RNA sequence: GCUCUCGUAGCUCAGUAGGUAGAGCACCUCCAUGGUAAGGAGGGGGUCGCCGGUUCGAUUCCGGCCGUGAGCU
Numbered sequence: 001g002c003u004c005u006c007g008u009a010g011c012u013c014a015g016u017a018g019g020u021a022g023a024g025c026a027c028c029u030c031c032a033u034g035g036u037a038a039g040g041a042g043g044g045g046g047u048c049g050c051c052g053g054u055u056c057g058a059u060u061c062c063g064g065c066c067g068u069g070a071g072c073u
Stems, first nucleotide, its partner, number of pairs: 001072004006067002010025004019056001027043005049065005
């Protein structure tokens, strides 16, 4: 330098033939216990890497860039 993968909640990851995003764990509150853990109920948290394009509408499609991992030279 070229090719490909990945980039979504604090962490690990889903998701969608384009229609305002979800799980588990973690966190907060409550219940419960003599107390802790486990358990039960509820809750908060995301400009879906960044910038553009297409579209009535983009996390999803297209282009560029950045980062990550792998391969080739």